A computed fold for a 1355-nucleotide RNA from an uncultured archaeon, annotated as small-subunit ribosomal RNA. Rfam family: Archaeal small subunit ribosomal RNA. The prediction has a mean pLDDT of 81. RNAcentral holds the sequence, with entries from SILVA.
[in-house]
RNA sequence: UCCGGUUGAUCCUGCCGGAGGCCAUUGCUAUCGGAGUCCGAUUUAGCCAUGCUAGUCGAGCGAGGUUAGCCCUCGCGGCGAACAGCUCAGUAACACGUGGCCAAGCUACCCUGCAGAGGGGGACAGCGUCGGGAAACUGACGGGAAUCCCCCAUACCGGUCUCACGCUGGAAUGCCGAGACCGACAAACGCUCCGGCGCUGCAGGAUGCGGCUGCGGCCGAUUAGGUAGUCGGUGGGGUAACGGCCCACCGAGCCGAUAAUUGGUACGGGGUGUGAGAGCACGAGCCCGGAGACGGAAUCUGAGACAAGAUUCCGGGCCCUACGGGGCGCAGCAGGCGCGAAACCUUUACACUGCACGAAGGUGCGAUAAGGGGACUCCGAGUGCGAGGGCAUACAGUCCUCGCUAUUGUGUACCGUAGGGUGGUACACGACCAAGAGCUGGGCAAGACCGGUGCCAGCCGCCGCGGUAAUACCGGCAGCUCGAGUGAUGGCCGAUUUUAUUGGGCCUAAAGCGUCCGUAGCUGGCCCUGCAAGUCCGUCGGGAAAUCCACUCUCCUAACGAGUGGGCGUCCGGCGGAAACUACAGGGCUUGCGACCGGAAGGCGCGACGGGUACGUCCGGGGUAGGAGUGAAAUCCUGUAAUCCUGGACGGACCGCCGAUGGCGAAAGCACGUCGCGAAAACGGAUCCGACAGUGAGGGACGAAAGCUAGGGUCUCGAACCGGAUUAGAUACCCGGGUAGUCCUAGCCGUAAACACUGCUUGCUAGGUGUGGCACCCACUACGAGUGGGUGCUGUGCCGUAGGGAAGCCGCUAAGCAGGCCGCCUGGGAAGUACGUCCGCAAGGAUGAAACUUAAAGGAAUUGGCGGGGGAGCACUACAACCGGAGGAGCCUGCGGUUUAAUUGGACUCAACGCCGGACAUCUCACCAGCAUCGACUGUAAUAAUGACGACCAGGUUGAUGACCUUGUCCGAGUUUCAGAGAGGAGGUGCAUGGCCGCCGUCAGCUCGUACCGUGAGGCGUCCUGUUAAGUCAGGCAACGAGCGAGACCCGCAUCGAUACUUGCCAGCAACGCUGAGAAGCGGUUGGGGACAGUAUCGAGACUGCCGUGGCCCACACGGAGGAAGGAACGGGCAACGGUAGGUCAGUAUGCCCCGAAUGUGCUGGGCAACACGCGGGCUACAAUGGUCGGGACAAAGGGUUCCAACUCCGAAAGGAGACGGUAAUCUCAGAAACCCGAUCGUAGUUCGGAUUGUGGGCUGCAAACUCGCCCACAUGAAGCUGGAUUCGGUAGUAAUCGCGUGUCACAAAGCGCGCGGUGAAUACGUCCCUGCUCCUUGUACACACCGCCCGUCA
Repeated sequence: UCCGGUUGAUCCUGCCGGAGGCCAUUGCUAUCGGAGUCCGAUUUAGCCAUGCUAGUCGAGCGAGGUUAGCCCUCGCGGCGAACAGCUCAGUAACACGUGGCCAAGCUACCCUGCAGAGGGGGACAGCGUCGGGAAACUGACGGGAAUCCCCCAUACCGGUCUCACGCUGGAAUGCCGAGACCGACAAACGCUCCGGCGCUGCAGGAUGCGGCUGCGGCCGAUUAGGUAGUCGGUGGGGUAACGGCCCACCGAGCCGAUAAUUGGUACGGGGUGUGAGAGCACGAGCCCGGAGACGGAAUCUGAGACAAGAUUCCGGGCCCUACGGGGCGCAGCAGGCGCGAAACCUUUACACUGCACGAAGGUGCGAUAAGGGGACUCCGAGUGCGAGGGCAUACAGUCCUCGCUAUUGUGUACCGUAGGGUGGUACACGACCAAGAGCUGGGCAAGACCGGUGCCAGCCGCCGCGGUAAUACCGGCAGCUCGAGUGAUGGCCGAUUUUAUUGGGCCUAAAGCGUCCGUAGCUGGCCCUGCAAGUCCGUCGGGAAAUCCACUCUCCUAACGAGUGGGCGUCCGGCGGAAACUACAGGGCUUGCGACCGGAAGGCGCGACGGGUACGUCCGGGGUAGGAGUGAAAUCCUGUAAUCCUGGACGGACCGCCGAUGGCGAAAGCACGUCGCGAAAACGGAUCCGACAGUGAGGGACGAAAGCUAGGGUCUCGAACCGGAUUAGAUACCCGGGUAGUCCUAGCCGUAAACACUGCUUGCUAGGUGUGGCACCCACUACGAGUGGGUGCUGUGCCGUAGGGAAGCCGCUAAGCAGGCCGCCUGGGAAGUACGUCCGCAAGGAUGAAACUUAAAGGAAUUGGCGGGGGAGCACUACAACCGGAGGAGCCUGCGGUUUAAUUGGACUCAACGCCGGACAUCUCACCAGCAUCGACUGUAAUAAUGACGACCAGGUUGAUGACCUUGUCCGAGUUUCAGAGAGGAGGUGCAUGGCCGCCGUCAGCUCGUACCGUGAGGCGUCCUGUUAAGUCAGGCAACGAGCGAGACCCGCAUCGAUACUUGCCAGCAACGCUGAGAAGCGGUUGGGGACAGUAUCGAGACUGCCGUGGCCCACACGGAGGAAGGAACGGGCAACGGUAGGUCAGUAUGCCCCGAAUGUGCUGGGCAACACGCGGGCUACAAUGGUCGGGACAAAGGGUUCCAACUCCGAAAGGAGACGGUAAUCUCAGAAACCCGAUCGUAGUUCGGAUUGUGGGCUGCAAACUCGCCCACAUGAAGCUGGAUUCGGUAGUAAUCGCGUGUCACAAAGCGCGCGGUGAAUACGUCCCUGCUCCUUGUACACACCGCCCGUCA
C1' cells in the first nucleotide's frame, strides 16, 4: 500500500476472494539447548475406583503404655481449619471499575497506652464396669483434672433525664464536663528451663470485612407501560449496623421514550489480539474483586461461614447391608470413564519461598519447589569446511581418497544437588547420527518440460482448468518459497473510508417520509453587565502490581529477568485562578420573525343562484331503404318507418373558443358566469412589536384514482358479463350491447412512476435570453387601464461561466461553496414475504425478519449486431413489366432412404445433390468374399561350405500359380525365432495445420500518421449538402494529410492507318490442268502480285473535348452535334481489412494419434450400377411456327503421331480391306443445323412421341461386354394432349432456338462441363411492397450478437 472477479471493451457503485498478524485443532516431517505467568477453558458446573491435599501445641490438663526418652498413644482444652488451592454454572446486579460517604458499623491473632487479675463452687470425656447393634455408631452407672464451666466482689462500661457552655463538622443525633436514677457485668496468679509466655477491661492504631452512593461499561421496541410491601409516614421487631430488611396501622404514591418493565446473552476489571490511530474483537491461564462447591434449602459454632475435605432436611445418583439401617460427593494433586477436533505422570521433596501451630527445637502442607511427557509459544545453535582425482560437463551434479574442525553425538573423571538427572570443567573418539513441507495458469516467487488420463478420474479460497497435443488433474524431472519446521481447517482483527467521530452517501447505482402543522429534543441575530455550570490554567490526592515504551545492567548471545524513568489507566475528587466562547440571570437594539396600512394580480377554498352548446329519450311534421361499424366483416338498429332534415318538451353529466412554454395552492389538486363568506403569497410603506426564530423523533391534519357503508341520482362513458369477429386457441387487442361505478350528500380507506424519481431552512458564488405580478424612471403619444425602453423586488422557463459529477448531466429555482435540523441506505435473491402487534366493515395498510441460496445483481457511457423503429440510396442470386422454363410424363444423372457380404468415403439453405470425379466392365478402389505376400537396422537364441537364400522340370494342391508339398538339378552366404525399430497406410483428426477454393462480395468499404475532444472504452477524420457505378468528386466543417480497396492498369472485341506476305488471298497480267463439239466454265495448280480478305505486330481514336439547359459560374445530370464507337462503349482478368472453427488430411505437403504381419502389398471374383420409395439438375416430348421424304445454302472455334485419316473398293448400314497427305494458316476430323424450295400428313394418342422389349449384325479390349459398354438394321410402340401449391433464369446480339468443337478417353456411351458460331425477340428506363445490401439516426436487459436473451406451466 493494494491485487483478482460483473463487460466485446470502459468508467463507476458494490460485494465476494487473495496477500499480513494472532489463537485452537490437525496432516506430513523432526538433531540439540535455553526460557515461559503454556497444557481437559471451549463439548458435559458430566460421573468418579484408589492414594494423598489440615493440622499443631506435653511450656494448659488427665489417663494408659513404655525400649524410661526432649518417648508413644487416647481424651479434655487452646489456636487453626472462613486461609491456601480449584472452577466460571449463575449473575445485566452497587456484581465489577472509579470517586466519595458511614453523623449507621464490626474486626481473632498483631502494635501502642492506661488499669487490673480478690473469693468460692461445678460438670463432661478419656478410663473402669455393664449393655444394644452386622456395621456405622450408641446407652446406663462410677470416679475424677485443667488455660473447661458457673456464682459473688471490684473496676471500666451502657441507657434515660437535667444543667452548662464549648469542640469538630456541610449538618449534631456526636464528643467533652457535672449531677441523679436504672441496668447488666471481668479474669487463668495459669505455665515456666525464671529469660519470659499467657489472661481481663478500656482507649487508640493496623489489618480485614459490612453497608450507602455519583458516574461508567451488552443486544432486542416484532418488550410501552411497570409496580400491592409496591412508594411514603407513624410505631415496633430484627441486625455489628442504616433501611419495607420484616410486621401493624395510615396515606396513594413510585418508576418510565435520557428506555422503565420484559426477553436474550454474559462473571467484571487490570489487560490480550489486531490496527497508523480512532476503533473492532476477546477477557480461560498471571494479578485484583465476585460467585460456586452433585441440584436446592436451612442452621450451629465462631472475631469471622450460612462454611460443603462442618451439621440437618428435600431431590436425583452411586456404594455397603445380617433388610433393621448406614455411608459418599475430585469445579484440590495425580489418575479413570464419558464427551469430543481438542489437552501430560496414580513421580520426588518439604532442601527453597510461604502458611498453620508451638516459647523454641520442630511438625504438617499435591500451597510450593523440582523432575518426567507434549515442536504449545518465544529465543538460540547445528546438519560441515578445504584439497586432489575419476565420470559427466553450459552451470549444477555425482563417486573415491586425504586433511581440518566439534555445537550436538559416544565414552571417562571431577564439581554440583535434598536426591537423581540435566548442567559445568577436562580429556579421548569421530563427518560419522541430523531436512523437510508446501507450491510452480492468474492474483503470486517458480515449467509454454516429458509420460498417463480424455468433461472421465480429479483440481480449484476467487477467476477458472479437464471433451486426445492439459505450463491448471495423476506421476517423473527441473525450479520457487520458507526451513526444524511447513501446510490444512475453524475463529478474531486488519485489508474495509464495507457502519464513515477521525472518515461515506441518498436525480439515474441501495437510499428524501405523498404534503404540511407542531410536542420533546438539537441549533440559534447585534450590544452591554453579572455569574462561573461547561471550557481553560495552576496545584494537591487517587488511578495496585504485573503488562507497554526508552535506557542501563545481568544470565556467553537472545528469549527470559533486574533496575531507573516514562507512559497507560483516555478518568474521578479537593483547592486556587481566568472570563474570550457556550449555558444561565439582567438590561438594551433592529437587520431575522411577526403585526398593521395601501393599491393591484390570480382555474385558491366553501356555499347559493343563473346560463350554454352537445348528448340521450319522448312527442309533432317532412322523408325512404337502408343505417351503423371495420383492415375486411358480422353481431346490432330498421317496413310497428330507422339513418337524415325540422319544431318542441324533459333529463343528467360536462363547461368549447380565450388557453399559453401562462396563473393559484403545502401537496393531492384547481377552468361557464354572478353574488356572499373565508384564506394565502408578492410588491410598496417616514407605522408597530422586539429574537418572539429554524428544523422537527413521537403526534396531528390534509391526501388522485380505484374500493367500501348508507341514502339519492343515472345523459354519457364503462371493469364484470353477453354477443360478433380475429386466431391453432383468443378467457385479449377490433366491433355491437351492458351491470357495478363514473355524479350528489354523510362517513370509511390512506395508497400511486403521490416524480423534478432532487427533504426543509439560512448565507455566498459570471452572465445571456423569454415570460407572470407589483413598484419606480425615461421617451413617444391617437391621451386610453396606450406604446416602446430601462431599474428594483418576487415567481416561472431555456442556454450557459467557474465549480461539481462515474458519466448522463446540474449550474443564483445547484446536483457548486458553507451552517442547522429531520428522514433514509449498507451485495443480489428469498421479500415488502412470514410471524407478532397496531389500524380498517372489508379489501387491505403500517411496522417488518430469518433459514436457505448466490458471484454477481446494478448505474452511466462506448463499439457492434439486431428491430414486424425512422430517413436516404442500391441489386433481375429483389420486386414490378415481359419472355422462356422447373414442379405433372418417360428417360439420363446426382443425393437421401431401404436393401446388401459389400452396395467405400466426403459435401447438406443460399454457399451439398451432371459436386469431389468430365464417363466405374478388370485396373481405377479406398468396400466385400477368398488366396497369397512383405520387417532397412540393432540385440538375442538357433541354424548354415555335411550348402542358407534364391531359380527351375515333373507330379500333387488350387478358380489359377515352384505360393506350398514330394523328388531332383543349378547357384554360392546368409537364413530363421523372439524383443525392439522400420517401410507402408485412400486408417483418425479440415475443431492441430500449410496450400488452394467457395461465400459475405456483381459490395464500397477497411485503416494509418499528426493534431484535437473524452478519466476511459472511444470519437473526430470516414460527418452534413449536392453528386456518382463507387469513401467517385465538389462545397462546408477541429481537422490536415496518407495507405489498401474503387478507379487507373492488362486482355479480348468493334473503326482506321502503317509494316510484314507463307502454309493465307487472287482484282488485274501471263501460263497450265480438267470438263466440254464449241462458246464457255471450273481449279490459286504455276509464274507473279499486295489490290481485297485474312493473319499478327506497332500506332491512332473517346477526353463530358464541343454546343445548349439545369445546378452554387462546383462536382455533375439531361439533350444535341460530329463520330466506327458517347458518357465505365461492350465482355473479361486483377480485386481491400477481415469474417464464416465454411470445404478439402481422398490431389499433394504436414503435426499428433493408431495399425504394423496387418488398418501394409499383390491377385481372382463381386460391389460402387441393387430398388417399395422421396428430392435436386437435365434431356426428349406432348406436335402443324410441326413431323416425314427429296433437293439446295451459309460458320466460328478447336483437335490430331499408340493420332487425324483424304481417296478407292466391299457391305443395306454399323463397319471392313487398302491407302495420299499431315508433328499442321499446308493434310485431315468435316456432310454444320436451324434456314430455303418442293411434296406429303390434317388434329388423331396420330406418319406426334419415342420409352420398353425381341431378333440379327458390327466395334473396342492382353483377355473378358452375364452382372455392366457402344453402334447398325428390322420389329415392338409405354407414359405423355402443356403440368397444383410453389419456384428458377434473363434487360440485347441478351433470352429463346439451332447445330459444331473439345475435355475425359484402350475402346467406349455426351443427355455433363468448357468453348464456338448461326437465327434472333419481348418488356422496364421504375420502385423499395417482398428478399437482401450500404450509410445516417433511434431503442436495446443482445455481444455465441434475434437461429440472441428470457418468463410461466407441465414432465